[in-house]
Transfer RNA from a Planctomycetota bacterium, 74 nucleotides, folded computationally.
Rfam family: tRNA. Rfam classes the family as a transfer RNA. Rfam describes the family as follows. Transfer RNA (tRNA) molecules are approximately 80 nucleotides in length. Gene Ontology term of the family: triplet codon-amino acid adaptor activity.
The sequence is in RNAcentral, with records from ENA.
The coordinates come from a structure-prediction model, not an experiment, and the mean pLDDT is 81.
Lineage of the source: Bacteria > Pseudomonadati > Planctomycetota.
RNA sequence: GCCCUGGUAGCUCAGCUGGAUAGAGCACGGGACUUCUAAUCCCGCGGUCGCAGGUUCGAAUCCUGCCCAGGGUG
Numbered sequence: 001g002c003c004c005u006g007g008u009a010g011c012u013c014a015g016c017u018g019g020a021u022a023g024a025g026c027a028c029g030g031g032a033c034u035u036c037u038a039a040u041c042c043c044g045c046g047g048u049c050g051c052a053g054g055u056u057c058g059a060a061u062c063c064u065g066c067c068c069a070g071g072g073u074g
Base pairs, nucleotide, nucleotide: 001073002072003071004070005069006068007067010026011025012024013023019057028044029043030042031041032040050066051065052064053063054062
């Protein structure tokens, strides 16, 4: 240099064939329970969907370029 995979919440990840208000678990905050703690249960908080453009009525999802991480290859 070329090829492949990945980049979504603080962390680990889901998101099918473009259409729902962008989700789960953990973590964190509050509450219930408990003598207290832990555990359990309930509620809440948290996002430029790597960046920029394009296509489309509509993009996390499709296309292009670039950045980052990992792998392969000369």